[in-house]
RNA sequence: CUGUGCGGGAGAGACCGGUCGUUGACCGGCGCCGAAGGAGCAACCACCCCGGGAAACUCUCAGGCUGUGGAACCGCACAGA
Numbered sequence: 001c002u003g004u005g006c007g008g009g010a011g012a013g014a015c016c017g018g019u020c021g022u023u024g025a026c027c028g029g030c031g032c033c034g035a036a037g038g039a040g041c042a043a044c045c046a047c048c049c050c051g052g053g054a055a056a057c058u059c060u061c062a063g064g065c066u067g068u069g070g071a072a073c074c075g076c077a078c079a080g081a
Base pairs, nucleotide, nucleotide: 001080002079003078004077005076006075007074008073013030015029016028017027018026019025020024031065032064033063037061038059039058040057044052045051
C1' cells in the first nucleotide's frame, strides 16, 4: 500500500400520478442530497504550444432521498505485496 472479516458511519420527498396486484417493484413528473464510482482545477513544476498537479472543494454522468441495503472515512484482527 492492497484485500477480507467485524464494529462505528452523514445528507436529502414515508412526494404526486399511473400500472402490476401490495413488506414491494416498474413507468412518468417535478423537488432535493454527496461520503460508492466518475469528472474538473489552485498553489506549484515545466513552458513555444501541449502538459503534470490534491481533496471531505466543485459538478451531479452515475448513485442516493421510510425501512432494508449501500456508503467515503475511522478502529480492531488476519492475509498478501

Glycine riboswitch aptamer from a soil metagenome, 81 nucleotides, folded computationally. The RNAcentral record of the sequence draws on MGnify. Rfam family: Glycine riboswitch aptamer. About the family: This family represents the bacterial glycine riboswitch. Its mean pLDDT, the model's own confidence on a scale to 100, is 80.